A computed fold for a 484-nucleotide part of an RNA from a Planctomycetaceae bacterium, annotated as small-subunit ribosomal RNA, 5' domain.
Rfam family: Bacterial small subunit ribosomal RNA.
NCBI's taxonomy places the organism under Bacteria, Pseudomonadati, Planctomycetia, Planctomycetales, Planctomycetaceae.
Context: one part of a larger RNA
RNA sequence: GAAUGAACGUUGGCGGCAUGGAUUAGGCAUGCAAGUCGAGCGAGAAGUUUCUUUCGGGAAACGGAAAGCGGCGAAAGGGAGAGUAACGCGUAGAUAUCUGCCCUCAGGUCUGGGAUAGCCACCGGAAACGGUGAUUAAUACCGGAUAAUGUCCCCGGACCAAAGAUUUAUUGCCUGAGGAGGAGUCUGCGUCCUACUAGCUAGUUGGUGUGGUAAUGGCGCACCAAGGCGAAGAUGGGUAGCGGGCGUGAGAGCGUGGCCCGUCUCACUGGGACUGAGAUACUGCCCAGACAUCUACGGAUGGCUGCAGUCGAGAAUUUUCGGCAAUGGACGAAAGUCUGACCGAGCAAUGCCGCGUGCGGGACGAAGGCCUUCGGGUCGUAAACCGCUGUCAGAGGGAAGGAAAUUUUGACCAAACCUCAAAGGAAGCACAGGCUAAAUUCGUGCCAGCAGCCGCGGUAAUACGAAUUGUGCAAACGUUAUUC
Numbered sequence: 001g002a003a004u005g006a007a008c009g010u011u012g013g014c015g016g017c018a019u020g021g022a023u024u025a026g027g028c029a030u031g032c033a034a035g036u037c038g039a040g041c042g043a044g045a046a047g048u049u050u051c052u053u054u055c056g057g058g059a060a061a062c063g064g065a066a067a068g069c070g071g072c073g074a075a076a077g078g079g080a081g082a083g084u085a086a087c088g089c090g091u092a093g094a095u096a097u098c099u100g101c102c103c104u105c106a107g108g109u110c111u112g113g114g115a116u117a118g119c120c121a122c123c124g125g126a127a128a129c130g131g132u133g134a135u136u137a138a139u140a141c142c143g144g145a146u147a148a149u150g151u152c153c154c155c156g157g158a159c160c161a162a163a164g165a166u167u168u169a170u171u172g173c174c175u176g177a178g179g180a181g182g183a184g185u186c187u188g189c190g191u192c193c194u195a196c197u198a199g200c201u202a203g204u205u206g207g208u209g210u211g212g213u214a215a216u217g218g219c220g221c222a223c224c225a226a227g228g229c230g231a232a233g234a235u236g237g238g239u240a241g242c243g244g245g246c247g248u249g250a251g252a253g254c255g256u257g258g259c260c261c262g263u264c265u266c267a268c269u270g271g272g273a274c275u276g277a278g279a280u281a282c283u284g285c286c287c288a289g290a291c292a293u294c295u296a297c298g299g300a301u302g303g304c305u306g307c308a309g310u311c312g313a314g315a316a317u318u319u320u321c322g323g324c325a326a327u328g329g330a331c332g333a334a335a336g337u338c339u340g341a342c343c344g345a346g347c348a349a350u351g352c353c354g355c356g357u358g359c360g361g362g363a364c365g366a367a368g369g370c371c372u373u374c375g376g377g378u379c380g381u382a383a384a385c386c387g388c389u390g391u392c393a394g395a396g397g398g399a400a401g402g403a404a405a406u407u408u409u410g411a412c413c414a415a416a417c418c419u420c421a422a423a424g425g426a427a428g429c430a431c432a433g434g435c436u437a438a439a440u441u442c443g444u445g446c447c448a449g450c451a452g453c454c455g456c457g458g459u460a461a462u463a464c465g466a467a468u469u470g471u472g473c474a475a476a477c478g479u480u481a482u483u484c
Base pairs, nucleotide, nucleotide: 001484002483003482004481006480007479008478009477010476013355014354015353016352017351018350019348020347026311027310028309030308031307032306035072036071037070040069041068047062048061049060050059051058052057079266080265081264088191089190090189091188092187093186094185095184097183098182099181102179103178104177105176106175107174108173109172110144111143112142113141120133121132122131123130124129150159151158152157164171165170166169192238193237194236199229200228201227204226205225206224207223208222209221210220211219241263242262243261244260245256246255247254248253268289269288270287271286272285291302292301293300294299319345321344322343323342327341328339329338330337331336358388359387360386361385368379369378370377371376392425394420395419396418397417401413402412428473429472430471431470432469433454434453435452439468440467441466442465443464449456450455
């Protein structure tokens, strides 16, 4: 000098664009953050209309809430960096593999069955929730048929599927082949410090067989062999997510990994599998633990490292806001519903950038301050005063655009343009001994204090404190911390 997710001190007009829990991966009240489909299924409350009535009600039609079965989604999106020195990441390759939705192509969609939730009745429980009986539907479940280009194969053969809906051309369903995108696995090379860590290793290293997986493989197991790694640093210890990038620097390099993008890992702590195309699943399940809440003491419930918010610790980090209008996502044929993703607004000079705080005239140089050799000098055209302008802010109108749609659609923002008033509402901070731009007076008297380094202060201090003046930067200016 440059830089920062900064903090602190003094000061503070406006706007645009960004950024904002870096510490306790500490604990969390409350609300919201994942639903959707009636064109898969049965049943159907409120309400409305009509009819009837012994005025209690009853019947029919329309209607469609809440719930249930079923499908798809919930593995995405969002958060965090605890763990991890590793094929985790980066880069270049490999293949023994899988792949819902989407696209292309070929073929098929025949025929039967039994349940079950809901609803109803009864029962248990404080609750959470549960039990028994009766009964019902399906694109839920299970048979039979068909069977290749699929699978297996001893090459003879054997085996495997489906679901309809709306109504009249759509959409589903099943099988196979290919694609796209995604995922799994393997390999070469690269990836911090430490030798005051020198030896480490028995599923260990390899083979055969078998099991397992979508798939290779000690991935698991049985048997056999005795191997494998290491001063080119094994093993151990410490620290740390990695990359694109970012800061600095002429570069080489050094430092760093916040926001944004890619990827990995985690979801109260530890373990486990289930479902599924996909998870070993943040707002799913089971077990154990700690913590917390409810309890009728028998037993239950919970997981903000989602968005807000709260306590704590800290130098320190925002609203319990609006909207699905846009972009994107889930579901749906669609209308649409949901979406704290996202888009916006709010708060903070936290950063960067822009604008303003007036412009011209105005001396016999006012008053006042400070200095003085008492003559004067200086603040200083500065003010007053005269004239002018109208940025920003303010008041009243206006309305293109963000909307892509032939109509419609804006939470929020708002350009251009028109009118009004009025210099009015808008300047500070640090420094002035040298480095280093800028000096005088007074006070103090090695005191009080200053200080980045050299060093100032013990009675004439340009170095402390104040005043005046000046210098630098300016809505900021300084200090501290850290990097180059």